This is a predicted structure of a 681-nucleotide part of an RNA (large-subunit ribosomal RNA, domain II) from Sphaerochaeta sp.
Context: one part of a larger RNA
RNA sequence: ACCGGCGAGUUACGGUAUCUAGCAAGGUUAAGCGUGAAGGCGUGGAGCCGAAGCGAAAGCGAGUCUGAAUAGGGCGAGAAGUUAGGUGCUGUAGACCCGAAACUGGGUGAGCUAGCCAUGAGCAGGUUGAAGUUUGGGUAAGACCAAAUGGAGGACCGAACCAGGACACGUUAAAAAGUGUUUGGAUGACUUGUGGCUAGGGGUGAAAUUCCAAUCGAACUCAGAGAUAGCUGGUUCUCCCCGAAAUAGCUUUAGGGCUAGCGUUAACAUGAAAAUUUUAUGAAGGUAGAGCACUGAAUGUGUGAUGGCCCCACCUCGGGGUACUGAGCCCAAUCAAACUACGAAUGUCAUAAAAUAUGGUUAGCAGUCAGACUACGGGUGAUAAGGUUCGUGGUCAAAAGGGAAAGAGCCCAGACCGUCAGAUAAGGUCCCAAAAUUGAUGCUAAGUGGAAAAGGAAGUGAAGAUGCACAAACAACUAGGAGGUUGGCUUAGAAGCAGCCAUCCUUUAAAGAGUGCGUAAAAGCUCACUAGUCGAGUGACUCUGCGCCGAAAAUGUACCGGGGCUAAGCAUCAUACCGAAUCUACGGAUUUGACGUAUGUCAAGUGGUAGGGGAGCGUUCUAACAGCGGAGAAGCAUGAUCGGAAGGACAUGUGGAGCGGUUAGAAGUGAGAAUGCCGGU
Numbered sequence: 001a002c003c004g005g006c007g008a009g010u011u012a013c014g015g016u017a018u019c020u021a022g023c024a025a026g027g028u029u030a031a032g033c034g035u036g037a038a039g040g041c042g043u044g045g046a047g048c049c050g051a052a053g054c055g056a057a058a059g060c061g062a063g064u065c066u067g068a069a070u071a072g073g074g075c076g077a078g079a080a081g082u083u084a085g086g087u088g089c090u091g092u093a094g095a096c097c098c099g100a101a102a103c104u105g106g107g108u109g110a111g112c113u114a115g116c117c118a119u120g121a122g123c124a125g126g127u128u129g130a131a132g133u134u135u136g137g138g139u140a141a142g143a144c145c146a147a148a149u150g151g152a153g154g155a156c157c158g159a160a161c162c163a164g165g166a167c168a169c170g171u172u173a174a175a176a177a178g179u180g181u182u183u184g185g186a187u188g189a190c191u192u193g194u195g196g197c198u199a200g201g202g203g204u205g206a207a208a209u210u211c212c213a214a215u216c217g218a219a220c221u222c223a224g225a226g227a228u229a230g231c232u233g234g235u236u237c238u239c240c241c242c243g244a245a246a247u248a249g250c251u252u253u254a255g256g257g258c259u260a261g262c263g264u265u266a267a268c269a270u271g272a273a274a275a276u277u278u279u280a281u282g283a284a285g286g287u288a289g290a291g292c293a294c295u296g297a298a299u300g301u302g303u304g305a306u307g308g309c310c311c312c313a314c315c316u317c318g319g320g321g322u323a324c325u326g327a328g329c330c331c332a333a334u335c336a337a338a339c340u341a342c343g344a345a346u347g348u349c350a351u352a353a354a355a356u357a358u359g360g361u362u363a364g365c366a367g368u369c370a371g372a373c374u375a376c377g378g379g380u381g382a383u384a385a386g387g388u389u390c391g392u393g394g395u396c397a398a399a400a401g402g403g404a405a406a407g408a409g410c411c412c413a414g415a416c417c418g419u420c421a422g423a424u425a426a427g428g429u430c431c432c433a434a435a436a437u438u439g440a441u442g443c444u445a446a447g448u449g450g451a452a453a454a455g456g457a458a459g460u461g462a463a464g465a466u467g468c469a470c471a472a473a474c475a476a477c478u479a480g481g482a483g484g485u486u487g488g489c490u491u492a493g494a495a496g497c498a499g500c501c502a503u504c505c506u507u508u509a510a511a512g513a514g515u516g517c518g519u520a521a522a523a524g525c526u527c528a529c530u531a532g533u534c535g536a537g538u539g540a541c542u543c544u545g546c547g548c549c550g551a552a553a554a555u556g557u558a559c560c561g562g563g564g565c566u567a568a569g570c571a572u573c574a575u576a577c578c579g580a581a582u583c584u585a586c587g588g589a590u591u592u593g594a595c596g597u598a599u600g601u602c603a604a605g606u607g608g609u610a611g612g613g614g615a616g617c618g619u620u621c622u623a624a625c626a627g628c629g630g631a632g633a634a635g636c637a638u639g640a641u642c643g644g645a646a647g648g649a650c651a652u653g654u655g656g657a658g659c660g661g662u663u664a665g666a667a668g669u670g671a672g673a674a675u676g677c678c679g680g681u
Base pairs, nucleotide, nucleotide: 001681002680003679004678005677006676011093012092013091014090015089016088017087018086019085020084021083022082023081026049027048028047032043033042034041035040053060054059063075064074065073066072096234097233099231103224104223105222106221107220108219114198115197116196117195118194119193120192121191122190123188125157126156127155128153132149133148134147135146136145137144161185162184163183165182166181167180168179169178200216202212203211209218237616238615239614240613241612242611247260248259249258250257251256261368262367263365264364265363266362267361268360275356276355277354278353279352280351281350282349283348289342290340291339295336296335297334299332300331302329303328307324308322309321310320311319312318371396372395373394374393375392376391377390378389379388380387401412402411403410416588417587418586419585421584422583423582427578428577429576430563431562432561436575438574439573440572441571442570443569449565455549456548459546460545461544463542464541466539467538468537476533477532478531479530480529482506483505484504487501488500489499512527516525517524589606590605591604592603593602594601595600617670619667620666621665622664623663624662625661627659628658635654636653637652638651639650641648642647
């Protein structure tokens, strides 16, 4: 891992609702007793529930309590109960099953290990050479010095022995701690044998929460015990009807609960009406928008108070100016969730009508209290987030099918079953790949389409307004572009062209006291401007369609699903076709309602998690009845059989002794999941 077996809402006593049955203003017995082989039958009225309540009570009573009250108010009086059984839920019990870490009590452990006690044992070999002693020297005597002797030491080196610092191997190991190499101690606080002592709220500890039998922040074992688990996992046959929630309030509450909301089932009431939608009419309101009288914000012009500065006056009163400040006011133009002299749409309420078929009350049973994305209206955040938090709608959740290459939440559309029929939706129709290489008119040249901004550009199409132009424009070419004058100033110089001021006059077809380059300054080139040549458009704008640049990323083209496309791209039209579990057609099943009772016809339905309700299948046993079986029971195997499902027959083989049917009843009643348990392979 697979296969097989086992494996989870039970039972007792209460409560409550409902169903069935009996009796009914009543219903009913319990223990006990009698009897019987027993199931049982008889007896037994104690007790319980109901038929009357109110009050603390005395008490009164369809009333009573409060009260001074005959007032008012509270609780009652007008609807039948009770006994037994079934079912749903619930209380008390382990209460659907498995699962803690822990807590408490009684015991068992120091043959491992920690410390201690008693009694024994062990430590090759080598080295160093303390005290003391002796002799000699030395001294007044000493101290002291030297040489010997001596053999101290938690002394040195190093085996046994003990340890375990480093590295490697080993890591389903040879080993639940080892092996190899190396290393530390090795006469000591050493190592070790045997016997003994200390026990879990404890012991022991050169102290690490270390050790106390491979277990230690509190050993092991048995018991309380099925501890408790608002937590996780699991919870076994089928079909039919309906079908949620992820919200509010409260909660030592936030992943739990209670009540309400939303689901389901039954009963009841009501003129089909309370309900929903649409239309009409009426009503309240201060949002969107708008506006600036109010409250505030904020810009500019004008006026200009107050204050500052300057001048005159200064004995007092003061007077004048101001390119400073800038109140208030006028005007113009703005802004606001906490501004409003205005003000919608939608929504809300009421009335009426129509359509649809809901809606209400009571009772039984729930589940839900982590929601997700999307569109719109807001807050928060950065007008960030697949962010967070509200409101309204949708989808998912609990929804399959088609589209979006692929995709819970987007678009289309809601799957009762069958069909080798048809029509469509979204989306599509060159090939992959079902259907147009369809038609018309334009645009795009960028593979734009098939990713992106500020910004940039004689890309190109459309529209508008405007300047110049056959009295010749724009562009190009030829020629002129002069004189006073080198204007004045400045300056070393300043001559159109460093800078400042002025910017005239004349000759002219025209020519600036000069547009740029240039020179030290001049010179020189050029422009404005003018004439000629040429001969038809040309210049500067505004708005708009489609394009261009801006444009660098990490596995591999890789930003059309691919091929590929100049349309098979974009825009606007048109026709046809494809395309889903949609709709239609035909057949069938089933639910509800209506009509009908010729067992039917018609209408509307039949996606579904949590959950509510209904109807069934099968297993074991019991009772009654009728049966089967050695002429072959159960079981097993195979088969093209029947039923809407769970499932049921039949045939053949195998097997070799029991078995099913009908109607009731009772349950150890259905297995794929629980890191389930046991066995097998």

Rfam family: Bacterial large subunit ribosomal RNA. Its family is annotated with structural constituent of ribosome and ribosome in the Gene Ontology. Its mean pLDDT, the model's own confidence on a scale to 100, is 86. NCBI's taxonomy places the organism under Bacteria, Pseudomonadati, Spirochaetota, Spirochaetia, Sphaerochaeta.